[in-house]
The RNA shown here (c-di-GMP-I riboswitch aptamer) has 86 nucleotides and comes from a soil metagenome. The coordinates come from a structure-prediction model, not an experiment, and the mean pLDDT is 88. The RNAcentral record of the sequence draws on MGnify.
RNA sequence: GACAAAGGCAAACCCGGCGAAAGCCGGCGACGCAAAGCUACGAGGCUACGGCGACCAUCGGUCGCUAUGCCAGUCGGGCCGCCGAA
Numbered sequence: 001g002a003c004a005a006a007g008g009c010a011a012a013c014c015c016g017g018c019g020a021a022a023g024c025c026g027g028c029g030a031c032g033c034a035a036a037g038c039u040a041c042g043a044g045g046c047u048a049c050g051g052c053g054a055c056c057a058u059c060g061g062u063c064g065c066u067a068u069g070c071c072a073g074u075c076g077g078g079c080c081g082c083c084g085a086a
């Protein structure tokens, strides 16, 4: 990144599986992507099984806080890389 070309990835919906959830994996499918390849280091976002606290109540339930879970297709940083004229 050529008005390029080759090749690549695949949002949502739906189906199956895993998970407490967020979400992830596979199939289908293309909204988009020039790093939409990898990495949770910084900022940010999502979830709350468990834990802690409060209340109701004493079976248990509700609410709040919490990442040890997750998002790389939110931004920045780091690492690595395909194709190709002038």
Base pairs, nucleotide, nucleotide: 001083008033009032014027015026016025017024018023031073037079038078039077041076042075043074044071045070046069050066051065052064053063054062055061056060